A computed fold for a 71-nucleotide RNA from a Nanobdellota archaeon, annotated as transfer RNA. It matches the Rfam family "tRNA". Rfam classes the family as a transfer RNA. Its family is annotated with triplet codon-amino acid adaptor activity in the Gene Ontology.

This record gives sequence, structure tokens and C1' cells, in this order.
RNA sequence: GCGCUAGUAGUCUAGUGGUAUGAUUCCACCUUGCCAAGGUGGAGGCGCGGGUUCAAUUCCCGCCUGGCGCA
Repeated sequence: GCGCUAGUAGUCUAGUGGUAUGAUUCCACCUUGCCAAGGUGGAGGCGCGGGUUCAAUUCCCGCCUGGCGCA
């Protein structure tokens, strides 16, 4: 340099055109004599920029970062 692949809450992860799932974490409450465990509610996320579309995490282009391969 070229090709492939991945990037989603603090962490791990599902989703692949129609307002993003679950776990963990954190906060409040319930339960308990206390703790732990459990229950309910809440907070927190689509790498960046542009394009297509009524609508983009998803499709297209470029860039950044990580991984793999070729030279």
C1' cells in the first nucleotide's frame, strides 16, 4: 500500500430500513432484626462526517480505531 472483518450504555451483548434487546453496573423503593439473595421502578448507548430515503444502528461514500491476511 491492497483486501477482508469488527466498532451499539462504565462492561458484555441482540437487532440489520419504522423511536435499540438482554445481562451487568449505578440510584430509589419493597422484602429482612442486619447483610447477602430476591422483587419493582428509574438512569445510562448505535465510532466520526456526508449521501440516499417520508424515515438510517441498518443501504452507499469517505475518515478514524482494533483484528486477520497478501505484498